[in-house]
The part of an RNA shown here (large-subunit ribosomal RNA, domain VI) has 256 nucleotides and comes from Saccharofermentans sp.
Context: one part of a larger RNA
RNA sequence: CGUAGGAAAUUUGAGGAGUGCUGUCCUUAGUACGAGAGGACCGGGAUGGACAAACCUCUGGUGUACCAGUUGUCCUGCCAAGGGCAUAGCUGGGUAGCUAAGUUUGGAUUGGAUAAACGCUGAAAGCAUCUAAGUGUGAAGCCAGCUUCAAGAUGAGAUUUCCCUCAUUGAUAAGGGCACUGGAAGACUACCAGUUGAUAGGCCGGGCGUGUAAGCAUAGAAAUAUGUUCAGCUAACCGGUACUAACGCCCGAAGA
Numbered sequence: 001c002g003u004a005g006g007a008a009a010u011u012u013g014a015g016g017a018g019u020g021c022u023g024u025c026c027u028u029a030g031u032a033c034g035a036g037a038g039g040a041c042c043g044g045g046a047u048g049g050a051c052a053a054a055c056c057u058c059u060g061g062u063g064u065a066c067c068a069g070u071u072g073u074c075c076u077g078c079c080a081a082g083g084g085c086a087u088a089g090c091u092g093g094g095u096a097g098c099u100a101a102g103u104u105u106g107g108a109u110u111g112g113a114u115a116a117a118c119g120c121u122g123a124a125a126g127c128a129u130c131u132a133a134g135u136g137u138g139a140a141g142c143c144a145g146c147u148u149c150a151a152g153a154u155g156a157g158a159u160u161u162c163c164c165u166c167a168u169u170g171a172u173a174a175g176g177g178c179a180c181u182g183g184a185a186g187a188c189u190a191c192c193a194g195u196u197g198a199u200a201g202g203c204c205g206g207g208c209g210u211g212u213a214a215g216c217a218u219a220g221a222a223a224u225a226u227g228u229u230c231a232g233c234u235a236a237c238c239g240g241u242a243c244u245a246a247c248g249c250c251c252g253a254a255g256a
Stems, first nucleotide, its partner, number of pairs: 001152001005163007015149004021049007033038001051106005059100004066093005071086006110144003117137004164255001175251004180194004199245003202241005209233002215228005
């Protein structure tokens, strides 16, 4: 821009894309078969591999500053307690998120038309013949089925609901956009939530993590230990609370 008024929502599916794999074991059954050695079809069940998707409950990884320990040095006048720098100084752990080596799921079942092949009936050709007329069975393959995109499918589809009939510009309706607060959404855009509000921050409570803070007291000559103290601190997590910030601006029909 189009889809002959302007919108919102829900859809149909022409067509496209994806998937499609396979081992071992048990059983049927030491059966059929075979002199024996050996050893099935068909059917039922279990468990794997690789591949793919989703997810983070578990097992782990990461987690640039969440907690603790610690070295050197500088600073806060000193002690104590802290801060800066040294790869995040180093070391031990670790929330959310992200993630695999972790967890869950998948390939299927089924139907249709067939290939090779195997048939039925059956003449030409009194027989025979699956074929000439007619009619079946039959594959990991084909078409459906399963997952997914999809009406620019210009052949522009369908359904439901909303707004209306001023009319020159222009102002509005339903509705939409910009901007703003943000997001388990995201390259940008888009998408989703938002004053009829928990959108973000703060605050309150909780959780997770770390591992028993500082100060004081006691013991010890001291290093240090013990008590107060399962303390103190605690990011992204959960619940609550309008305290702070979400102020505002614009577009948008009158139906060939």

The prediction has a mean pLDDT of 86. The organism belongs to Saccharofermentans, within Bacteria. The sequence was found in a public genome assembly.